[in-house]
Context: one part of a larger RNA
RNA sequence: GAUUGAACGCUGGCGGCAGGCCUAACACAUGCAAGUCGAGCGCGAAGUACCUUCGGGUAUGGAAAGCGGCGGACGGGUGAGUAAUGCAUGGGAAUCUGCCCAGUAGAGGGGGACAACAGUCGGAAACGACUGCUAAUACCGCAUACGCCCUACGGGGGAAAGCAGGGGAUCUUCGGACCUUGCACUAUUGGAUGAGCCCAUGUCGGAUUAGCUAGUUGGUGAGGUAAAGGCUCACCAAGGCGACGAUCCGUAGCUGGUCUGAGAGGAUGAUCAGCCACACUGGAACUGAGACACGGUCCAGACUCCUACGGGAGGCAGCAGUGGGGAAUAUUGCACAAUGGGCGAAAGCCUGAUGCAGCCAUGCCGCGUGUGUGAAGAAGGCCUUCGGGUUGUAAAGCACUUUAAGUUGGGAGGAAGGGUUUAAGAUUAAUACUCUUGAGCAUUGACGUUACCAACAGAAUAAGCACCGGCUAACUCCGUGCCAGCAGCCGCGGUAAUACGGAGGGUGCAAGCGUUAAUC
Numbered sequence: 001g002a003u004u005g006a007a008c009g010c011u012g013g014c015g016g017c018a019g020g021c022c023u024a025a026c027a028c029a030u031g032c033a034a035g036u037c038g039a040g041c042g043c044g045a046a047g048u049a050c051c052u053u054c055g056g057g058u059a060u061g062g063a064a065a066g067c068g069g070c071g072g073a074c075g076g077g078u079g080a081g082u083a084a085u086g087c088a089u090g091g092g093a094a095u096c097u098g099c100c101c102a103g104u105a106g107a108g109g110g111g112g113a114c115a116a117c118a119g120u121c122g123g124a125a126a127c128g129a130c131u132g133c134u135a136a137u138a139c140c141g142c143a144u145a146c147g148c149c150c151u152a153c154g155g156g157g158g159a160a161a162g163c164a165g166g167g168g169a170u171c172u173u174c175g176g177a178c179c180u181u182g183c184a185c186u187a188u189u190g191g192a193u194g195a196g197c198c199c200a201u202g203u204c205g206g207a208u209u210a211g212c213u214a215g216u217u218g219g220u221g222a223g224g225u226a227a228a229g230g231c232u233c234a235c236c237a238a239g240g241c242g243a244c245g246a247u248c249c250g251u252a253g254c255u256g257g258u259c260u261g262a263g264a265g266g267a268u269g270a271u272c273a274g275c276c277a278c279a280c281u282g283g284a285a286c287u288g289a290g291a292c293a294c295g296g297u298c299c300a301g302a303c304u305c306c307u308a309c310g311g312g313a314g315g316c317a318g319c320a321g322u323g324g325g326g327a328a329u330a331u332u333g334c335a336c337a338a339u340g341g342g343c344g345a346a347a348g349c350c351u352g353a354u355g356c357a358g359c360c361a362u363g364c365c366g367c368g369u370g371u372g373u374g375a376a377g378a379a380g381g382c383c384u385u386c387g388g389g390u391u392g393u394a395a396a397g398c399a400c401u402u403u404a405a406g407u408u409g410g411g412a413g414g415a416a417g418g419g420u421u422u423a424a425g426a427u428u429a430a431u432a433c434u435c436u437u438g439a440g441c442a443u444u445g446a447c448g449u450u451a452c453c454a455a456c457a458g459a460a461u462a463a464g465c466a467c468c469g470g471c472u473a474a475c476u477c478c479g480u481g482c483c484a485g486c487a488g489c490c491g492c493g494g495u496a497a498u499a500c501g502g503a504g505g506g507u508g509c510a511a512g513c514g515u516u517a518a519u520c
Base pairs, nucleotide, nucleotide: 001520002519003518004517006516007515008514009513010512013367014366015365016364017363018362019360020359021325026323027322028321030320031319032318035070036069037068040067041066047060048059049058050057051056077278078277079276086203087202088201089200090199091198092197095195096194100191101190102189103188104187105186106185108142110140111139117132118131119130120129121128122127148157149156150155162183163182164181165180166179167178170177171176204250205249206248211241212240213239216238217237218236219235220234221233222232223231253275254274255273256272257268258267259266260265280301281300282299283298284297303314304313305312306311331357333356334355335354339353340351341350342349343348370400371399372398373397380391381390382389383388404461406456407455408454409453410452414447417443419441420440421439422438423437424436425435426434464509465508466507467506468505469490470489471488475504476503477502478501479500485492486491
């Protein structure tokens, strides 16, 4: 000099853009953060209309809970652990991949349950037990098998589910069958995406850590996995690593990057992006395409809470917020309008992701705190050699301007879509339905009193901080008297202190200025 996720002191007008627990991976009150689908299924509350013998019934309606499907493996947080099961770069073969895209083939016929519900019972509660009824895209066989799997090549094995819209004939038990369109389903092939695995090289300090290793190193066989492999096991051999630093100890998430520097390098890894690891601590598996799963399950432990003492409940390193720790770090805000995600045919619902707003000079950038004129060089202050000098065109005065702030009014863009009507095309037996494209209509904004524009009023509402001995830009007076104090280094202060304290003046930066800490 540059820089910072900074803090502290004094001061503080506005805006834009960014950033904001670096410490206790300490403990957490409260609310929210993952749901959705009635176009898979049964049941069907409230409400409304009608009937009523006042018991209720019918139609409509669709809540809550339940079965079932998909999603809760993404998104969000944190950096404890990890020095290599990680990361970065470059290769590789023995793999899986829901939803998505493309191709091929198929979706025939049956069965038995379990929730919900009803009844009985247990329990303080959490939650259960028994009996009975029932549906399905839930579950299980049978049939079929182009691909597929196993094979001793003879053969053997294995699937599925429907739902919604529309409809001219034909049939009908009046439910529908049947046809068609869309979605869903089964098997399989390829792709895309994502993931698992292996190898090489690089990746902090300590030798006051020199030897380490028994599934250890390799082989055969078996098991296991989606998959190679001591991954696991039986047997066999005795190997494997190491001064090119093994092992041990300490420290640490890694990278793109960031800061600095002419560069080489040094330091660093906040925000943003990629990867990894973790989710009260330790362990384990289940489900699933995917987890050994932050807001799932089980076991153990510590802690907190409830209890009828028998037993139960919980996990903010999600967003806010609280206590604590600390020099130190924000609102228990608004909205799904946009972008994105989950579910759904869609409308839509959910979304503390996200978009915004609030707080903070924490940083960067921009603007303002007036402009011109004005010598009687006013008054006052300070200095003085008492002549004057300086503050100083500074002020006052005069003439102007109105950015920003304030008041009033207008006012984009962020909106694409979706709804409805209609035209053409595709599909089809069909001028239904559905899809695509176009047109018309009425609409969708948290921010928001938006940005921006115009008008109004009046210099009105807006300057401080550090320094002035040398380094280093900037000097005098008074006070003090080795005292009080200053200080980055040299050093000042013991009666004329440009170095302490005050004042006047000056210098440097400026909504900041200094100090401290840290890095180059």